[in-house]
Context: one part of a larger RNA
C1' cells in the first nucleotide's frame, strides 16, 4: 500500500446491440501451466536482527550465526483455477399449443368540434376583461339553419389499467411485422452473463428541402395594467407545431436508484394465463401497486419490483467557486454538442 462511496449530500453513461477484455452450472478421466510441499544450486562483502569480544562505557570497530522473504532447477502433492476429455440437465435455447396489449411500420377510413366559403332567417350589436378598450359588425356581423373546403386532435371507453430497451405508444379497419406471459411435453446441452471501444435508436426545440396550414402561437404590433411594464390580462399574428425525406443527439432522457444471479416474514389489490373446484375460492409461476417483519439508512425513507445479505462485469465520483468554461481535438449546413483543465480564490 491492498481505499471509501454513487435514490436527495459529489458521483449510474439516455437506452440497447454487441467486439477485445473479465467472469461463469454439475459431473468422470488425463495433464500439472497456475497453486502448495521437500532437495539442490544460488541470494558478493557490508548494512539490518541475534549472541559474544576490543578501545574505561557508548558511538565505532571485530568474529560467529541467522536473515537475504528472491531467482533457477528438480522430485513429489492434484483440492481448487487452468488445459484437454467421457458424459449430464438445474442455466441458455429451439419446437408445438394458447393468450394478452395505445409495440412498430404502411395504407384506407369514421364522427364530435374549431376555422372559412356560399346560401336562408334576421337586426344592432358582438367580442373581450377584474374593469375596459384594441378588434368584428347596417358594404348587415353574433345568433341560428343548409350545404361545401380544408387542416390537425380523436370525448366516452381510460383505470392506482395495457405496450416498449428507453425515448415513447391511444378513433375504426386491413396488410407486414418485433417482442412478451402461460401449460404440458420433447430436442439442443452452457451454446451463458457483463461489456472499454463499437454500432444503432433516441423527447422537445431547431436547422435543410420539397409540400401543408384549421386550430394553437415564440417574434412582433396594437389595446390595457402600472411610477415604469420590453411581462402577467386582451385583440391580432409569423416561424413553428402536420407530411416526406435528410441533419441534429440533447432534457428533471427521473425509479435523480446500471445490468445480471441467488438468498431473505407477511398483508392487502389489480392485470393477462394456468391448476383444482363445493362456482365461495384456493393456489401456481409472469407483471404492476400499497403497506409492512427481519435487516439497511445521516434522517427522510427502502424492504422479494431492496436502499436488505451476497457474487460478477462496467460507467462515474473525491471541497466550493473559476467551469461543464479556456485551449486541442472529434462530429455538425448552422445552433451547437463530446472530450474537458488551469492561473486565481474561499
Nucleotide at each position: 500500500c491492498u481505499g471509501g462511496g454513487c435514490g436527495u449530500a459529489a458521483a449510474g453513461a439516455g437506452c440497447a446491440c454487441g467486439u477485445a477484455g473479465g467472469c461463469g452450472g454439475c459431473u468422470u478421466u488425463g495433464c500439472a501451466a497456475g497453486u502448495c510441499g521437500g532437495g539442490u544450486g544460488u541470494g558478493a562483502a557490508a548494512u539490518c536482527c541475534c549472541u559474544g569480544a576490543g578501545c574505561u562505557u557508548a558511538a565505532c570497530u571485530c568474529a560467529g550465526g541467522a536473515a537475504c522473504u528472491g531467482c533457477a532447477u528438480u522430485c513429489g502433492a492434484u483440492a481448487c483455477u487452468g488445459c484437454a476429455u467421457c458424459g449430464c440437465u438445474a442455466g441458455a435455447g429451439u419446437a408445438u399449443g394458447u393468450u394478452a396489449g395505445a409495440g412498430g411500420a404502411u395504407a384506407g377510413u369514421g364522427g364530435a368540434a374549431u376555422u372559412c366559403c356560399a346560401g336562408g332567417u334576421g337586426u344592432a350589436g358582438c367580442g373581450g376583461u377584474g374593469a375596459a378598450a384594441u378588434g368584428c359588425g347596417u358594404a348587415g356581423a353574433u345568433a341560428u339553419c343548409u350545404g361545401g373546403a380544408g387542416g390537425a386532435a380523436c370525448a366516452c371507453c381510460a383505470a392506482u389499467g395495457g405496450c416498449g430497451a428507453a425515448g415513447g405508444c391511444a378513433g375504426c379497419u386491413a396488410u407486414c411485422u418485433g417482442g412478451a406471459g402461460c401449460a404440458a411435453u420433447a430436442c439442443u446441452g452452457a451454446c451463458g452473463c457483463u461489456g472499454a471501444g463499437g454500432u444503432g435508436c433516441g423527447a422537445a426545440a431547431g436547422c435543410g428541402u420539397g409540400g401543408g396550414g384549421a386550430g394553437c402561437g415564440a417574434a412582433c404590433a396594437g389595446g390595457a395594467u402600472u411610477a415604469g411594464a420590453u411581462a402577467c390580462c386582451c385583440u391580432g399574428g409569423u416561424a413553428g407545431u402536420c407530411c416526406a425525406c435528410g441533419c441534429c443527439g440533447u432534457a428533471a432522457a427521473c425509479g435523480a436508484u446500471g445490468a445480471g444471479a441467488a438468498c431473505u416474514a407477511g398483508a392487502c389489490g389489480u392485470u393477462g394465463g394456468g391448476u383444482a373446484u363445493u362456482u365461495a375460492u384456493a393456489c401456481c409461476g409472469a407483471g404492476u401497486g400499497u403497506c409492512g417483519u427481519a435487516g439497511c439508512u445521516a434522517a427522510c425513507g427502502c424492504a422479494u419490483u431492496a436502499a436488505g445479505u451476497u457474487c460478477u462485469c462496467c460507467g462515474c465520483c473525491u471541497g466550493g467557486g473559476g467551469a461543464g468554461u479556456a485551449c486541442g481535438a472529434c462530429c455538425g449546413c448552422a445552433a451547437g454538442g463530446u472530450u474537458g483543465a488551469a492561473a486565481c480564490u474561499c
The part of an RNA shown here (small-subunit ribosomal RNA, central domain) has 346 nucleotides and comes from an uncultured bacterium. Its Rfam family is "Bacterial small subunit ribosomal RNA". Its family is annotated with structural constituent of ribosome and ribosome in the Gene Ontology. The coordinates come from a structure-prediction model, not an experiment, and the mean pLDDT is 90. The full RNA is in RNAcentral, with records from ENA and SILVA.